[in-house]
Model confidence (mean pLDDT): 83 of 100. A computed fold for a 1515-nucleotide RNA from an uncultured bacterium, annotated as small-subunit ribosomal RNA. Its Rfam family is "Bacterial small subunit ribosomal RNA". The sequence is in RNAcentral, with records from ENA, Greengenes and SILVA.
RNA sequence: AGAGUUUGAUCCUGGCUCAGAACGAACGCUGGCGGCGUGCCUAACACAUGCAAGUCGCACGAGAAAAGGUCCUUCGGGACCCGAGUAAAGUGGCGGACGGGUGAGUAACACGUGAGCAACGUACCCUCGAGCGGGGGAUAACCAUCCGAAAGGAUGGCUAAUACCGCAUGAGACCACAACCGCGUUAAGCGGAAGGGGUCAAAGCCUUCGGGCGCUCGAGGAUCGGCUCGCGGCUCAUUAGGUAGUUGGUGAGGUAACGGCUCACCAAGCCCGAGAUGAGUAGCUGGUCUGAGAGGACGAUCAGCCACACUGGGACUGAGACACGGCCCAGACUCCUACGGGAGGCAGCAGUGGGGAAUCUUGCGCAAUGGAGGAAACUCUGACGCAGCAACGCCGCGUGUGUGAAGAAGGCCUUCGGGUCGUAAAGCACUGUCAGGAGGGAAGAGCACCGGAUUCUACGAGUCCGGCUCGACGGUACCUCCGAAGGAAGCACCGGCUAACUCCGUGCCAGCAGCCGCGGUAAUACGGAGGGUGCAAGCGUUGUUCGGAAUCAUUGGGCGUAAAGCGUGCGCAGGCGGCCUGUUAAGUCUGAUGUGAAAGCCCAGGGCUCAACUCUGGAGGUGCAUUGGAAACUGGCAGGCUUGAAUCCGAGAGGGGUCAGUGGAAUUCGUGGUGUAGGGGUGAAAUCCGUAGAGAUCACGAGGAACACCGGCGGCGAAGGCGACUGACUGGAUCGGUAUUGACGCUGAGGCACGAAAGCGUGGGGAGCAAACAGGAUUAGAUACCCUGGUAGUCCACGCCGUAAACGUUGUUCACUAGUCGUCACAUCACUCUAAGAUGUGGUGACGCAGCUAACGCAAUAAGUGAACCGCCUGGAUCCCCCUGGGGAGUACGGCCGCAAGGGUAGAACUAAAAGAGAAAAACGGGGGCCCGCACAAGCGGUGGAGCAUGUGGUUUAAUUCGAAGCAACGCGAAGAACCUUACCUGGAUUUGACAUCCCGUGAACGUCUUGUAAUGUAGACAGUGCCCUUCGGGGAGCGCCGUGACAGGUGCUGCAUGGCUGUCGUCAGCUGGAGUGGUGAGAUGUUCGGUAAAGUCCGGCAAGGAGCGCAACCCUUGUCUUUAGUUGCUACUGCGUGAUGGCGGACACUUUAGGGAGACUGCCGGGGUGAACUCGGAGGAAGGUGGGGAUGACGUCAAGUCCUCAUGGCCCUUAUGUCCAGGGCUACACACGUGCUACAAUGAUCGGUACAAAGGGCAGAUAGACCGAGAGGUCAUGCUAAUCCCAGAAAGCCGAUCUCAGUUCGGAUUGCAGUCUGCAACUCGACUGCAUGAAGGUGGAAUCGCUAGUAAUCGUGGAUCAGAAUGCCACGGUGAAUACGUUCCCGGGCCUUGUACACACCGCCCGUCACACCAUGGAAGUCGUUUGCUCCAGAAGUCGGUGACCCAACCUUAGGGAGGGAGCCGCCGAAGGAGUGAGCGGUGACUGGGGUGAAGUCGUAACAAGGUAGCCGU
Repeated sequence: AGAGUUUGAUCCUGGCUCAGAACGAACGCUGGCGGCGUGCCUAACACAUGCAAGUCGCACGAGAAAAGGUCCUUCGGGACCCGAGUAAAGUGGCGGACGGGUGAGUAACACGUGAGCAACGUACCCUCGAGCGGGGGAUAACCAUCCGAAAGGAUGGCUAAUACCGCAUGAGACCACAACCGCGUUAAGCGGAAGGGGUCAAAGCCUUCGGGCGCUCGAGGAUCGGCUCGCGGCUCAUUAGGUAGUUGGUGAGGUAACGGCUCACCAAGCCCGAGAUGAGUAGCUGGUCUGAGAGGACGAUCAGCCACACUGGGACUGAGACACGGCCCAGACUCCUACGGGAGGCAGCAGUGGGGAAUCUUGCGCAAUGGAGGAAACUCUGACGCAGCAACGCCGCGUGUGUGAAGAAGGCCUUCGGGUCGUAAAGCACUGUCAGGAGGGAAGAGCACCGGAUUCUACGAGUCCGGCUCGACGGUACCUCCGAAGGAAGCACCGGCUAACUCCGUGCCAGCAGCCGCGGUAAUACGGAGGGUGCAAGCGUUGUUCGGAAUCAUUGGGCGUAAAGCGUGCGCAGGCGGCCUGUUAAGUCUGAUGUGAAAGCCCAGGGCUCAACUCUGGAGGUGCAUUGGAAACUGGCAGGCUUGAAUCCGAGAGGGGUCAGUGGAAUUCGUGGUGUAGGGGUGAAAUCCGUAGAGAUCACGAGGAACACCGGCGGCGAAGGCGACUGACUGGAUCGGUAUUGACGCUGAGGCACGAAAGCGUGGGGAGCAAACAGGAUUAGAUACCCUGGUAGUCCACGCCGUAAACGUUGUUCACUAGUCGUCACAUCACUCUAAGAUGUGGUGACGCAGCUAACGCAAUAAGUGAACCGCCUGGAUCCCCCUGGGGAGUACGGCCGCAAGGGUAGAACUAAAAGAGAAAAACGGGGGCCCGCACAAGCGGUGGAGCAUGUGGUUUAAUUCGAAGCAACGCGAAGAACCUUACCUGGAUUUGACAUCCCGUGAACGUCUUGUAAUGUAGACAGUGCCCUUCGGGGAGCGCCGUGACAGGUGCUGCAUGGCUGUCGUCAGCUGGAGUGGUGAGAUGUUCGGUAAAGUCCGGCAAGGAGCGCAACCCUUGUCUUUAGUUGCUACUGCGUGAUGGCGGACACUUUAGGGAGACUGCCGGGGUGAACUCGGAGGAAGGUGGGGAUGACGUCAAGUCCUCAUGGCCCUUAUGUCCAGGGCUACACACGUGCUACAAUGAUCGGUACAAAGGGCAGAUAGACCGAGAGGUCAUGCUAAUCCCAGAAAGCCGAUCUCAGUUCGGAUUGCAGUCUGCAACUCGACUGCAUGAAGGUGGAAUCGCUAGUAAUCGUGGAUCAGAAUGCCACGGUGAAUACGUUCCCGGGCCUUGUACACACCGCCCGUCACACCAUGGAAGUCGUUUGCUCCAGAAGUCGGUGACCCAACCUUAGGGAGGGAGCCGCCGAAGGAGUGAGCGGUGACUGGGGUGAAGUCGUAACAAGGUAGCCGU
């Protein structure tokens, strides 16, 4: 410090997720030791048991018992001493208000911080001053009696005090009065104050007799409290008004004290948008965690404050409480009970139950620290100190160290060579931390006590010396010794993020997953293993917080298109504000002082062996307060200024607004005339109108609405918006001018006003248009688009509504920042005949620089205004609105507005990981432009109909083996299935195998015969030895047989694991680097553009220059000529020969053969074209513009095809999915399709005669010739290993003849019979021949195919495969056309451009209803619960007040009583409770509303392309 994830890729926006740190944690697996910490976060739920607050006999009275001892005894016991002035209880004092727990309540002066109290208190402690005299009456304990189950209580009697009560004294305090003095106005009054008056105290105990401890009244201090105030710190406005003791005053009461704290009266205030009231949540802080910081979250342990103590209320006592271990009352709960009545409060320490994912021992000790009491000893102390449990956290240590390669065994992997675990182990040599055993052994302990010393002096306190006592932890820390490598390693992860990889299993299953995502047979992602990585006595997971997140942005974000500018203006509060001077000092800056507790954090040092931990000191604590100073800026005050703003005068422009009136064109309607059959409408039609006279045309009339041309990115207005003409009233802006005011300004939460269309209300109006509606069409449907009609509405008046894609998707105002060209208004200059021109201001447009922006774009009408340095600040400023991922949703609920429709404000649950902006490139478009192709058109011939052949589908079958599937499968693999082939089926055999390598044994191999079978295999017999070496025993190679196991074998699966090969787009003209350039980038440029071409072919231009793969050419063939060669070829000439023939000799001219060359290159001429490429025409030429044909197939696409050609990974079979054999099947047949053949006839068929090819093939061959056969063919036989011989007759054609338009002399299917050939074998299942038979078919619906010249069409010929078996395939020649105007349309393709929501790429994407399942949620008759307001009833305890006829010791008394006090009763207030009525929140609810989610449901096709009716917004 970042990373992953939206896309095919890119940049941006934006969310989600991860890596870090932390924890009072929990869970899973694992677990050696120690130190220091920490440990109910949930039920402030309920609690058994024990303990947690007592102490003082030096305040007081009283005062046991047991045990022990002595004596007596009637042996039952009794007395005395001791126990002991002890225990227990009581009066009294002090303390139980501290310490300890918890966080329920509390949004508050509760807390924090800083001030204040002249408005207060303070026991114990300290200092100072003054005192402590003399009396009195009770009472508990105790005793007696009594009540009660108990808890407890009643009556009578006795008694003490530091308990209680008078009196005296009063330095002093308190209370009134107050001469006089000061202030004030002389007054009211305020402040000070001499003075006298009144009221108020006390307690003793101990003593060494010195005194000590107490007590009382005062003053002061210290400490701790009480109260008040400024400021600070949560959420919700879908909580906007709250408040009657409320706000203030006067008086009184009350309190320690101010105060409506309380009461009476008076006034009507007080709080609130800077958030009152209400609701929700919450103890606050020092601090803790995180973070660079600013912040954010939290508030365990420790510390400060507060609140609470079963729930609610209340007071008493006291210095202090409205009191955790006190009291009273009420309530709930629990317990005891004799049923009458009582008792209790762990949120103290342990502990129990319960709740929960979860949190400990019913331990030891007061030795230390601290606290209470005491004169003290001492007692008490679950505070505290320790121990126990828990890896809960932090820190430290260990589980060994060195050496050791045969790189052991074993595991795993393997390309089988090896690699790895791995120096790891073993082995050898060492060490001894921890744990274990034994021994030694601290510090923590200094008080107190006793004795002594010391000083200012007696005691005391303090200090010193000596003595003595005391340790829970604990025989612990620590040290030494002993033995021994011995007892001590796990957890998570290994696809990317993120360090770490292989094998096996599994097969969208099981599972994983933080995000992206893995898993459908080769999973580094699941499970296991080996290995590795990380951390380590822990490791992971889960949860939570901060971080990353600049993702609420003060530091530090945005708002044209991503979420985001209110539809527009006016304007209160608020915020901000021009120039100069003076002053002030609130802000600001600076100094000082106080405070900011301790602990913590940070720094330095010290102590535990280190560390954690801890001690000491320091720093810091950004804050608050007080005070001194500065005066630039902001603010305040005062004065001035004119440039901001406004006013005045003049001028012109304008669809600015409101009202009234006027006008013409057009539509429609009415009346009349003319006139006749149509009109209207559409893609085409129909509905509709019209012979009752339409439409057309003429005239007149009526009525409503809108204002053509001008008209213009021209004008005006804040926006919405405004368009004939005239008038009236009226708003604003602009230009010019001088004068006036003197900052009067800008913005603007709330608020107010305006606000298109649609819509609503009332009343008018209604020509045209036109939702709804009706009809006609279209369509699968058509509740639409189109047509004919047509009502609201559109118009007017008045009143509502308040929304729009109300958009420049751009808030307002001011200033600054290059230019160029238009246009509107005004002014000035110059000047003219006009037009034009220059300048300025204000509007409105186009382009463009800097700059900005993610890009697009914006760019003086901004979306611009930046950087460095110095500096106190500023490097644009101001104010407002709004945004914070998508969906849910601008929806629900609530309240507000509206007549309604609805508007405005405005969520959550849930859901998925994206949603989105811009740009780039591809693809696509029922977008555009240009161009090409037998693509269409123009032609010729076919297919589709028939029969047959062949392939396929389907069906059938034991099997009909398999593959190929739009073009680009279907006469395809197959250039040839009777057996074989053959992979399929049935049956029969076989198991190291039909085939390869290795090993052992044996035999040469081989051959023959027999047996048996459907056949292979089998079984038996016979025969018989070769080659090489030899030491003659034998060995070896090769082959056969037997055996053994490694292995063979598989046309079994996967073409979606692959290689290779192939098809296709397409012989289309494209595809693409390097370096350069510009772009943030994907990517672009080049390759686009203008021409041209078959071509990215060439030329020109250009931020491009150059190049590669393709194109073309080079290659083959064909067409002309030439040269060389001349046999097997040829034959002009010459000769010979024949019945005839190049049959033969010479010759090699011609033809031809096959080698070499020439030729064609837009080379030449002319026109056009850019002085180009090129194109058109011409000449010459055998050939002319790539001459014809072939071979040649760029980058890539289709997971195209092929595992059955071959090769090959993986998987599967292994007496079978291998191998062998026989037979069958691949040849089936209701049917459908593709490709062909033959035809339907006369341009023909048949018969006879006759002419002319090319290219091939041939020895297991093709065959001359002769003979036989009617023929297929057969027999004999010849030449030919081929320019020699053979196949071999070419056919159409030509000549002649017959047929005469018929199902025929067309056509030949089908069937019968007889044959031929091949072959082991033609039944399933061959071809051919002959005779006979003679089917459909008369030119073929929709639709569809091929072909542009030696082509189509037509005619025959040959070859491969092959024993045989072509209508298929491949090749050859013969005859030999027609047509192309042209590119509108169909199909395919290329280039450019445009749109896109597509990228699996239009066979795309995608919307809504319905149906089904699940989920959350709204409404709902109600119903249940909870919180709370108000009104009323009732009224416990208790304070206060009243009364007090009853009761009462202290004082007074004249002894009667009085003073005073109390019970009781009454009153105010008053908790729980009850009744009524509201409000809020929550649960549930038949039914109901929409929403979300869900691999393959239904219906349509709305959107994205002109999405096929452009889309969208409001209504």